[in-house]
Molecule: transfer RNA
Organism: Bacillota bacterium
RNA sequence: GACCCAUUAGCUCAGUCGGUAGAGCAUUUGACUUUUAAUCAAAGGGUCCCGCGUUCGAGUCGCGGAUGGGUCA
Repeated sequence: GACCCAUUAGCUCAGUCGGUAGAGCAUUUGACUUUUAAUCAAAGGGUCCCGCGUUCGAGUCGCGGAUGGGUCA
């Protein structure tokens, strides 16, 4: 220098053909229990890496950029 992959909740990750942003773990509250743990129920938590564009509508498509990883030279 060229190319490829990844970036979504505190963490690990899903998200199909563009149409309400989700799961598990963690946290908080309640139930249960003599207590803790476990179990069960519920709740809170999001600038979908950033910007621009396309579209009635973008996590998803296009362009540019950032960070990390990889291949080649």